[in-house]
RNA sequence: ACCGAAAAAAGCAAACCCGACGAAAGCCGGGGACGCAAAGCCGCGGGUCUACAGUAGCGCGUUUACCAUGACUGCCGGGUUGCCGAAG
Numbered sequence: 001a002c003c004g005a006a007a008a009a010a011g012c013a014a015a016c017c018c019g020a021c022g023a024a025a026g027c028c029g030g031g032g033a034c035g036c037a038a039a040g041c042c043g044c045g046g047g048u049c050u051a052c053a054g055u056a057g058c059g060c061g062u063u064u065a066c067c068a069u070g071a072c073u074g075c076c077g078g079g080u081u082g083c084c085g086a087a088g
Base pairs, nucleotide, nucleotide: 002088003085004084011036012035016031017030018029019028021026034074040080041079042078044077045076046075047072048071049070054066055065056064057063
C1' cells in the first nucleotide's frame, strides 16, 4: 500500500413520527435505528425521481404529453480525505 476481523475506540443514521422550507422530487432540525468499512466530501460519467415555469395537443379540465437550469452520494462508477491493524 492492497485488504477488511465474531478485534478495539469512535462515527453515521433507513423506515416512521413531529416541526420548518419547497410546486414537487426532496432538504434542514428533533426523536428513532434498517443498516453502513467511508452510509465523510464532490453532481465529473451513467442511472433514477420530480415538473413550478415553458412548449405542444385535446374532450378546453383540478387535462394529456414533453422538458432540468431542480433533486438523489444510503443507485452504480469515478475523484478526493480519513479511524484501526487480525489473517492474507

The prediction has a mean pLDDT of 90.
Predicted 3D model of an 88-nucleotide RNA (c-di-GMP-I-GGC riboswitch aptamer) from Anaerolineales bacterium UBA5796.
Lineage of the source: Bacteria > Bacillati > Chloroflexota > Anaerolineae > Anaerolineales.
Of the family's consensus pairs, 95% are formed in the model.